Model confidence (mean pLDDT): 86 of 100. This is a predicted structure of an 83-nucleotide RNA (c-di-GMP-I riboswitch aptamer) from a Pseudomonadota bacterium.
RNA sequence: CGAUGAAAAAGGCACGAUGCCCGCAAGGGCGUUUCGCAAAGCCACCGGUCUACGCUUACUACUACGGCAGCGGGGUUACCAUC
Numbered sequence: 001c002g003a004u005g006a007a008a009a010a011g012g013c014a015c016g017a018u019g020c021c022c023g024c025a026a027g028g029g030c031g032u033u034u035c036g037c038a039a040a041g042c043c044a045c046c047g048g049u050c051u052a053c054g055c056u057u058a059c060u061a062c063u064a065c066g067g068c069a070g071c072g073g074g075g076u077u078a079c080c081a082u083c
Base pairs, nucleotide, nucleotide: 002083003082004081005080012037013036016033017032018031019030020029021028022027035070041076042075043074045073046072047071048068049067050066054063056061
């Protein structure tokens, strides 16, 4: 430096639930708890997917400039051990 792995050791994050707050919503932030995770660290570039204030509309839907990194791909950084 690269690959592989989580067996060990040190740790880390936090689905969901819940209290408060932000948001039209999806969803997000903080605290408590914890299903799981070897990148469940970070990035919205690609696919997928969620929402629709507002726009459009044949009146029923459409639409991202808004989200989801714990949906997949990709990029990038990283502890330990082995090769």